The RNA shown here (small-subunit ribosomal RNA) has 1502 nucleotides and comes from an uncultured marine bacterium. The RNAcentral record of the sequence draws on ENA. Its Rfam family is "Bacterial small subunit ribosomal RNA". The coordinates come from a structure-prediction model, not an experiment, and the mean pLDDT is 82.
RNA sequence: GGAUUUUGAUCAUGGAUCUCAUUGCACGCUGGCGGUAUGCUUAACGCAUGCUCCUCCAACGGGACCAAGUUUUAUCUUCGGAUAUAAUGAUGGCCAGUGGCGGACGGGUGAGUAACACCUAGGUAUCUACCUUAUAUCGGGGGACAACUUAUGAAAACCUGAUCUAAUACCUCAUAAUCUCUACGGAGUAAAGCUGGGGACCGUAAGGCCUGGCGCUAUAAGAUGAGCAUGCGGCAGAUUAGCUUGUUGGUGGGGUAAUGGCCUACCAAGGCGACGAUCUGUAGCUGGCCUGAGAGGAUGAUCAGCCACACUGGGACUGAGACUCGGCCCCGACUCCUACGGGACGCAGCACUGGGGAAUUUUGGACAAUGGGCGAAAGCCUUAUCCACCAAUACCGAAAGCGUGAUGAAGCCAUUCGGGUUGUAAAGCACUUUCAAUUGUGAAGAAAUGCAUACGGUAAAUAACAGUAUGUGCUGACGUUAACAAUAGAAGAAGCUCCGGCUAAUUCUGUGCCAGCAGCCGCGGUAAUACAGAGGGUCCGAGCGUUUCUCGGAACUACUGGGGGUAAAGAGCGCGUAGGCGGACAAUUAAUUCAUGUGUGAAAUCCCUGAGCUCAACUUAGGAAUUGCGCGUGAUACUGGUUGUCUUGAGUAUGGUAGAGGGAAGUGGAAUUUCCGGUGUAGCGGUGAAAUGCAUAGAUAUCGGAAGGAACACCAGUGGCGAAGGCGAUUUCCUGGGCCAUUACUGGCGCUGAGGCGCGAAAGCGUGGGGAGCAAACAGGAUUAGAUACCCUGGUAGUCCACGCCGUAAACGAUGAGACCUAGGCGUAAGAUUUUAAUUUUGUGCCGUAGCUAACGCGUUAAGUUAUCCGCCUGGGGAGUACGUCCGCAAGGGCUACAACUCAAAGGAAUUGACGGGGGCCCGCACAAGCGGUGGAGCAUGUGGUUUAAUUCGAUGCAACGCGAAAAACAUUUCCCUACCCUGGACAUCCAUGAAAGCAGCUAGAGAUAGCUGUGUGCCUUCGGGAAUCAGGUGACAGGUGCGGCAUGGCUGUAGUCAGCUCGUGUUGUGAGAUGUUAGUCUAAGUCUUGCAACGAGCGCAACCCCUAUACUUAGUUGCCAGCUUCAAAUGGUGGGGACUAUAAGUAGGUCACCGGUAAUAACCCGGAGGAAGGUGGGGAUGACGUCAAGUCAUCAUGGCCCUUAUGGGUAGGUCUACACCCGUGUUACAAAUGACAGUACCGAAGGUUGUUAACCCGGGAGGGGGCGUUAAUCCUCAAAUCUGUUAUCAGUCAAUCAGGGAGUAUGUAAUUCGUAUCCAUGAAGUAGGAAUCGUUUGUAAUCGUGAAUCAGAAUGUCACGGGGAAUCAGUUCCCGUCCUUUUUACACGCCCCCAGUCUCAGCAUGGGAGCAGAUUGUACCAGAAGCGGGUAGACUAACUUUAGGGAGGUCGCUCACCACGGUAUGCUCUAUGAGUUGGUCGAAGUCGUAACAAGGUAACC
Repeated sequence: GGAUUUUGAUCAUGGAUCUCAUUGCACGCUGGCGGUAUGCUUAACGCAUGCUCCUCCAACGGGACCAAGUUUUAUCUUCGGAUAUAAUGAUGGCCAGUGGCGGACGGGUGAGUAACACCUAGGUAUCUACCUUAUAUCGGGGGACAACUUAUGAAAACCUGAUCUAAUACCUCAUAAUCUCUACGGAGUAAAGCUGGGGACCGUAAGGCCUGGCGCUAUAAGAUGAGCAUGCGGCAGAUUAGCUUGUUGGUGGGGUAAUGGCCUACCAAGGCGACGAUCUGUAGCUGGCCUGAGAGGAUGAUCAGCCACACUGGGACUGAGACUCGGCCCCGACUCCUACGGGACGCAGCACUGGGGAAUUUUGGACAAUGGGCGAAAGCCUUAUCCACCAAUACCGAAAGCGUGAUGAAGCCAUUCGGGUUGUAAAGCACUUUCAAUUGUGAAGAAAUGCAUACGGUAAAUAACAGUAUGUGCUGACGUUAACAAUAGAAGAAGCUCCGGCUAAUUCUGUGCCAGCAGCCGCGGUAAUACAGAGGGUCCGAGCGUUUCUCGGAACUACUGGGGGUAAAGAGCGCGUAGGCGGACAAUUAAUUCAUGUGUGAAAUCCCUGAGCUCAACUUAGGAAUUGCGCGUGAUACUGGUUGUCUUGAGUAUGGUAGAGGGAAGUGGAAUUUCCGGUGUAGCGGUGAAAUGCAUAGAUAUCGGAAGGAACACCAGUGGCGAAGGCGAUUUCCUGGGCCAUUACUGGCGCUGAGGCGCGAAAGCGUGGGGAGCAAACAGGAUUAGAUACCCUGGUAGUCCACGCCGUAAACGAUGAGACCUAGGCGUAAGAUUUUAAUUUUGUGCCGUAGCUAACGCGUUAAGUUAUCCGCCUGGGGAGUACGUCCGCAAGGGCUACAACUCAAAGGAAUUGACGGGGGCCCGCACAAGCGGUGGAGCAUGUGGUUUAAUUCGAUGCAACGCGAAAAACAUUUCCCUACCCUGGACAUCCAUGAAAGCAGCUAGAGAUAGCUGUGUGCCUUCGGGAAUCAGGUGACAGGUGCGGCAUGGCUGUAGUCAGCUCGUGUUGUGAGAUGUUAGUCUAAGUCUUGCAACGAGCGCAACCCCUAUACUUAGUUGCCAGCUUCAAAUGGUGGGGACUAUAAGUAGGUCACCGGUAAUAACCCGGAGGAAGGUGGGGAUGACGUCAAGUCAUCAUGGCCCUUAUGGGUAGGUCUACACCCGUGUUACAAAUGACAGUACCGAAGGUUGUUAACCCGGGAGGGGGCGUUAAUCCUCAAAUCUGUUAUCAGUCAAUCAGGGAGUAUGUAAUUCGUAUCCAUGAAGUAGGAAUCGUUUGUAAUCGUGAAUCAGAAUGUCACGGGGAAUCAGUUCCCGUCCUUUUUACACGCCCCCAGUCUCAGCAUGGGAGCAGAUUGUACCAGAAGCGGGUAGACUAACUUUAGGGAGGUCGCUCACCACGGUAUGCUCUAUGAGUUGGUCGAAGUCGUAACAAGGUAACC
């Protein structure tokens, strides 16, 4: 510090996710040790049991119990005493009681609380037990009540009567002020004793008395603690906007420790609130903790401070302090006991338990330490605390060994079979012993109180008391402590996750969209580095992984530090309130700001430097920090306040000026329509084409007239005006604003603007008019599969006017308003100036620099650069929706505006392609123009389908279908079917053994095969043996046309012989990319040329290669033969020749070279000449980058899988040839451009020895006999149409090489299934082929025959060859297809794309819903426990007083006010639920149509 994920790729926007840290955690696997921390986050749910607050006898009376003592009696006796009993006393403890102090601390919890509860800073109208200091005291008297005793009641808890008694309990009197009150004269107010010691004196004694200590009373002060009020600070909602009647203030009174509406009476009518009152929700607050660079965000366990609470609610008592966790009273709920009458209880103390929950420990030890309560003290109490136990819950630490060890052992795994890997790892050898184990030793935490002595203090005192010093003794839960030493032995001690990318780390096997994984992207459909297992590896390590929480990353809330033209986002526009911001120059102030000092900011924590545990965690000392608040002093630039001045911002006046600016009232012409009249006749109208409609009752057309409404042609212009919406004939009136110029005036009067107010297209609404045209709805006609549409004919609201609503639009420049600054150029509107060239101001446009922007683009009219103010945005969908408020007459209305749920994207700009029923350009037998076909018939052949035991398999739009197959009778191909056989195999290699190999015959069988017989004894040799072949054997292995061409190689098809496809360097762009390759011409061509930020290059094109067309040279056999010669009936036949043809080798030739024209030039094009050939002369081979997961595992090869007495191998027979049918490709025909018959001429190429076969003979023919020649320019070897003549004469004539019947022939072992050819007789469909469709541009189509491969035989197929030989086109409107370019795009699996919606089914969450249930709360009323307070006619009454009757005072009772619980009525809000229901969302390949994306086929959208 980032990364992954939207795309084919890119940039930016934007969300989702991850890597880090963290947790009071939990879960899974694993687990040896120690230290230090931490441990019910849920049910403030209920709690059995035990403990947690007692202490003081030196306040008091006591005498249950214990101990010790004294005395009595009894028994025993070792004669010392022991045991038992009774009494005494109050010696030490002390149950219970009176009294004092403490139970308001400590401990727990976080329910409530949005509050002066907390934090911080200052404040005071107050109180403060114990403690400290100081002053002054502590005198006299009295009456009770517990305990106890006694008598009842009661189950219990407990209660009642009578009697006795003490006090530091209670009362009274006295005294009293620096206390309290006061009318300033005065008045009022206290106490308690206990105990240690003691010389003299007094006293019967107790004691007095003296002295010390403790205690009590009053006052003053301190300290500590508490109370109260104040400023500031820290939370969510406005779908909570108004709240408040003791409310705000005052006066009097009351009350309190104290201020105060705290309470009360009266008076006034205030107080709070947009700087968020009230209401609702949530929440203890803080120091801190976690995270972060910081600012912040989140949090408030443990520790510390404060607050609140103690079963729910209310209440007071006591007290210094409480409205009291382990006190009281009452209401209520729960639990328990009960004799049914009544009672008891409160773990949110420590343990424990049930329950809840993913989840949180022992019913432990000790007061040894620290602290607390009581006490004079000893001491007692203390679940505070200190320790221990449990838990890897967290942090920290140390271990689990070290060295050597290659034959790189074995085993596992994988393998290209060589080796690799685990791996120095192990084993083996040598060494060590931390920790744990066992044994032993053994610190520190302990110092005090106490006791003794000494000293000085007090005192009369050598006593006592307290103080100091010294000495001495006791006290340890932890604890089998820490630490140390010894002993033995590598001994007791490693797992977990992950290994596709992010993210470190890979292979095999299994599985086969299954099982499963997954944080995101995504893996899995037979070769999964992603599932599961294994080998190996990686990270961390007594832990590892998962889940959860929070922060970070996230600059995705932006103060630091974001945005808004198109990604989410500028309000439709203005006026203006509050608020915010604000010109120049001075003076003053010092609020802000800054500086400095000071107080505070608890401790702990964090940080720095040290120290202590062996280190660390941890503990500890000091410092720094605590960014805050208060106070003091100072500074005065900025901001603010105040005062003064100014003119530039703003405004006013004056003079001009343009304008569809607004409102009202008039006026005008053209056109449409209707009506009236004339002329006139059969149609009009409308459309892609039609029809509905109108018209003989006279339309349309045309002329004249009239009516009525609406809109204003030309001018007219990215022209004008207006804030926007918007405004367009013309005249008049009223009226707003702008601009220019001139000088003068005011003197900051300004900008923006939350709320608020106003304006605001169209549609729509209300009332009343108006209504020509147009025209939702509606009707009809068409179109269509349908057509609730597009088109047509009609047509009502509406459109128009007046008044009133509505308040929204893609209300757009998708661009808020005001202002300063920052190059220019070219138009245009209105002014001013002006030498007519320009300058200047304000508008309105285009281009453009800097700059900005993701890019597109913006660019003085900013989207640049500054500053101010307002409104708005924070992923997509759900949704601008629900609910609620408000506005509206209403509206499928408006404004405001969620959530659940769901997805990993949605969206922007630009790029490259592809596509378009987009555009442009150019080609092609693409069309057109021709010729001939197919589609109809018969047959051949192939596919489909069907059939079958099998009809083997493959090929399936073009680019499968006379295709693989250049040959299915058997065999082979061959796979398929039936039947019979073989099993290391029919075939290959290796091993050992044997034998030559081989040949011939017989028998059985369908054959494979089996059995038997005969024959044969080879070749080389160094004599050991070897080579080849065969047989049976052994196991490694063979074999497979078995599977998938979507695992592959190779080969092939295709567009397409189309002209394209790329690269290097440079340039350009953030980038994908672009440029080059585009543009202008041209070409068959990215062919060439010109221009150009491109310059070059490569694969393609062309050329080079082959054939062919011409000529030349050379050559002379097997070819040729003119001239010469010879033979013959005749023939290159012979001699001979190279002239010719031909052959086959080499040259030449064609390159727009020449001329003319055209093109700006050039490239090039057109025409011509020459030429055998003319513009790539004609053919062929040659096929760029890539596309179609195209075809082929059955040509071959091949990874993987599968079969192995069978899916291998052999044999026989069958099948591939089936046949209601559809289709493709062909062939023969339907006839006269013809057929038949007779005669007759001329090719090219190819093949040939198991071959081709001549002459001649036979047969009507297929063919038979024959066998010359020929290993080939030698022989086989020879065309047919044509041409000539005759005939048929338009018919089923023809067709006929077809079908069935008969006969014979060739091939072959074999011709039945199932072949070819020949002959004889018989004779079907068919008379030129519907829709549709194919080929073809010159030696081409059509037509004619010939040959070859395959092959024993078997072409109408395929490939090749020549013969004779046309017509039409020189064009690009259309159909199809290609190339280039441009454009659109929501496509990129790329239009066979994408995709909105209704309906059906299943799931999910939500809204409304007759209602129903619950919670909080408001208002009104009823009710009223306990209790404080007020009143008091009743009852009772110790202290004081009394004139002895009473009085004062008190208690109980009654009553009043307040009031908890409860109740009634009626509302608000929230939650849960609800029959049926609305919309949403998500699901498999469902249904219907095709709305959008291309001009999406009617441009789309608001």